Overview: Predicted 3D model of RNase P RNA and transfer RNA as a complex of 426 nucleotides. It holds a member of the Rfam family "Bacterial RNase P class A". Rfam links the family to the GO terms dimeric ribonuclease P complex, ribonuclease P activity and tRNA processing. By type it is a ribozyme. Model confidence (mean pLDDT): 79 of 100.
RNA sequence: AGAGUUGCCCGGAUAAUCGCGGUCGUAAGAUCGAGGAAAGUCCGGACUCCACAGAGCAGGGUGAUGGCUAACGGCCACCCGGGGCGACCCGCGGGAAAGUGCCACAGAAAACAAACCGCCUAGCAAUAGGUAAGGGUGAAAUGGUGAGGUAAGAGCUCACCAGUGGAUUAGGUGACUAAUCCAGCUAGGUAAACCCCACCCGGAGCAAGACCAAAAUCAACGCAAGUUGGUUCGUGAACGAUGAAGCUGCUCGCUGAGUUCAUGGGUAGGUUGCACCGAGGUAGUUAGUAAUAACUAUCCCAGAUGGAUGAUUAUCAAUUACAGAAUCCGGCUUAUAGGGCAACUCUU
RNA sequence: GGGGCGGUAGCUCAGCUGGUCAGAGCAGCGGACUCAUAAUCCGUCAGGUCGUCGGUUCGAGCCCGACCCGCCCCACCA
Numbered sequence: 001a002g003a004g005u006u007g008c009c010c011g012g013a014u015a016a017u018c019g020c021g022g023u024c025g026u027a028a029g030a031u032c033g034a035g036g037a038a039a040g041u042c043c044g045g046a047c048u049c050c051a052c053a054g055a056g057c058a059g060g061g062u063g064a065u066g067g068c069u070a071a072c073g074g075c076c077a078c079c080c081g082g083g084g085c086g087a088c089c090c091g092c093g094g095g096a097a098a099g100u101g102c103c104a105c106a107g108a109a110a111a112c113a114a115a116c117c118g119c120c121u122a123g124c125a126a127u128a129g130g131u132a133a134g135g136g137u138g139a140a141a142u143g144g145u146g147a148g149g150u151a152a153g154a155g156c157u158c159a160c161c162a163g164u165g166g167a168u169u170a171g172g173u174g175a176c177u178a179a180u181c182c183a184g185c186u187a188g189g190u191a192a193a194c195c196c197c198a199c200c201c202g203g204a205g206c207a208a209g210a211c212c213a214a215a216a217u218c219a220a221c222g223c224a225a226g227u228u229g230g231u232u233c234g235u236g237a238a239c240g241a242u243g244a245a246g247c248u249g250c251u252c253g254c255u256g257a258g259u260u261c262a263u264g265g266g267u268a269g270g271u272u273g274c275a276c277c278g279a280g281g282u283a284g285u286u287a288g289u290a291a292u293a294a295c296u297a298u299c300c301c302a303g304a305u306g307g308a309u310g311a312u313u314a315u316c317a318a319u320u321a322c323a324g325a326a327u328c329c330g331g332c333u334u335a336u337a338g339g340g341c342a343a344c345u346c347u348u
Numbered sequence: 349g350g351g352g353c354g355g356u357a358g359c360u361c362a363g364c365u366g367g368u369c370a371g372a373g374c375a376g377c378g379g380a381c382u383c384a385u386a387a388u389c390c391g392u393c394a395g396g397u398c399g400u401c402g403g404u405u406c407g408a409g410c411c412c413g414a415c416c417c418g419c420c421c422c423a424c425c426a
Stems, first nucleotide, its partner, number of pairs: 001347010012316007020033005035322001039333002042331005047205004054252004059201005065077004079093001080091004094196002099194002101190003116135002118131005143161006162186002164183008209272004215232007233264007245255003265425003280299008349422007358374004367406001376392005399415005
C1' cells in the first nucleotide's frame, strides 16, 4: 500500500425567535421532553384477576458441557463437527446399537434380506447350486489397500489404515482429549417423521384489574335498629342448585348463579393502575478469562388519551438514513444514508 | 394496545405422516342448436417463481425459522 475479519460508538452541532405537552408556581416564569431500534410481537419476566395456582392424563417447549441471570429459546467461556491460507465464521449440536414408519423413479436388491449381467462347479441342454471380487442403477448398495486362501469368491484369515464398542492410565469441575491394549464388531439415511430420554411450562392479559351508590335486591350476623359483603341499562328465547359459568382439552377437586344467542337505548365518562425510586442511569473500585456480581459517589431522566417533542433564521459540518414511546423491564430478529475508533489476519 | 386466522390459475377453492400430485368448478376459445342472443350440449388450449427469503432432507405447496401483505375479534352502563 492493497485485500479482509471482529467488536464498539455517533447518527447532525450551537445560538436566537415563535409554538406544543407534563410538573411546580396566584402570576411572571422555572424545569423536563423519543430510539438504537421506540418496530415485528418472536421468546422471557414483573404486575393484575381467576383456588396465592391444586392432582392425574393429554398437550406444548427446550436439547453437547460449565457458568451468568428475576427468567429465557438470551448471554459468556469451553468442547465437538463443518468452512476459510488466516484473523475468524456457521451449527434446532441428546438418542437411528428400545421400537414403529418412510426411502418416489431407477435398480436384482432400499435392509435380521436379496443373485440382473458376470465368475465358478455339475449337466448335452433346460436348469440347479456356490459367489457380494467386477459391471450396471441410484441421493444413498453392507469399510479401504495389499497378501494369503479358494473350484470361483468373500473379514474367510492376516498386516496396515479408517470407524465403532469396551478396559486401563494421564489431563480437565465437565462435555471431552491423548496414549496403550482388547474385540473382525463394520452397525445405511431420516427424529425441523411418530417416538424414547432429561429438564421446563396453569389460564388470561393494562381494552388486565380497582374505585366513583343516594336507591333497589340478595346473603351473612343481629331481638331490633342496623352493620358487612355481593349484584346492577332494558326486552325476548334456550340452559341452569338434579349445578350455570369459571379454574385447561378430559377426569378429579375448588368456587357457587348466572351463561349463551338475538335485539333495543345511552356514553365513547372521571380517578387510578401510570411514570420520582426502578432487576434505574452515569462514574469509579474490587472479584471473575468473560457474561456478570458486590460496594462507593452522584443524578431523577417523556408520560399523552383528537394523543406533545415542531417551524424559521444565522454559522459550521456537508444534504443527513431507518424510523417515532402508549403498563414496565431483559433479550432476539428485522430496517438503517453517512461517519468514526480499537484490535487482529493475509499478500507485497 | 392486545389476541386470532389466512395468502395455491383471471375469480372461488381442494391438495392425506414430503415423491409421476400441482388439480376442480367458473371464466376464455372453437363447434352444434337458433333468424339472432342467452341457456344447454360437445371439444379444447393456455394460464402457477404455491406471498418472499433462508434452512432440514436425496427431494418441500406440505416440515422449521425470519420477513411482507390482507382479514376478523376484544370498551363502558359511572